[in-house]
Background
This is a predicted structure of a 76-nucleotide RNA (transfer RNA) from Candidatus Pacearchaeota archaeon RBG_13_33_26. The same sequence occurs in records of 2 taxa.
């Protein structure tokens, strides 16, 4: 320089193939309360997202396209 995968919440991930709403979800953590003489174990409820980045197609894009950035592996 070339090709391929991957990037969604603090952390590891799920949805993209086959575009669908009002509100983008799990588990881990945390934060509140309950609980106990304090703690824990256990139980309820709360907050956390421009879906790397920009643009295009569309009535609609985390999902399709295209450039760009970062990782990771391969060839050269």
């Nucleotide at each position: 320089g070339c090709g391929c995968c991957u990037g969604u919440a603090g952390c590891u991930c799920a949805g993209u193939c086959u575009g669908g709403a009002u509100u983008a979800g799990a588990g881990c953590a945390u934060c509140u309360c309950c609980g106990u003489c304090c703690u824990a174990a256990g139980g309820a409820g709360g907050g956390g997202g421009u879906c790397a980045c920009a643009g295009g197609u569309u009535c609609a894009a985390a999902u399709c396209c295209u450039g760009u950035c970062a990782g990771g592996c391969g060839c050269g």
RNAcentral holds the sequence, with entries from ENA. Its Rfam family is "tRNA". Its family is annotated with triplet codon-amino acid adaptor activity in the Gene Ontology. Rfam classes the family as a transfer RNA.